Transfer RNA from a Planctomycetaceae bacterium, 74 nucleotides, folded computationally.
The coordinates come from a structure-prediction model, not an experiment, and the mean pLDDT is 81.
Rfam family: tRNA. From the family's description: Transfer RNA (tRNA) molecules are approximately 80 nucleotides in length.

């Protein structure tokens, strides 16, 4: 240089054929329980869906350029 894949919450990830509130687990905060801690249970906060542009009535999802990372190849 060429190619493939990935990027969604602090972390690991899901998100169906483009559609009706963007989610789960762990982690954070509060509470219950306990003499206390852990465990367990309940409640709760946290998102420009990598960035810009485009298509569409409607985009996390499709197209495009770029950025970052992993791998293959020369």
């Nucleotide at each position: 240089g060429g190619g493939u894949c990935a990027g969604u919450a602090g972390c690991u990830c899901a998100g169906u054929u483009g559609g009706u509130u963007a989610g789960a687990g762990c982690g954070g905060g509060g509470g219950a329980c306990u003499c206390a801690u852990a465990a367990u249970c309940c409640c709760u906060a946290g998102g420009u869906c990598g960035u810009g542009g485009g298509u569409u009535c409607a985009a996390g999802u499709c197209c495009u350029a770029c950025c970052u990372g992993a791998c293959c190849u020369a």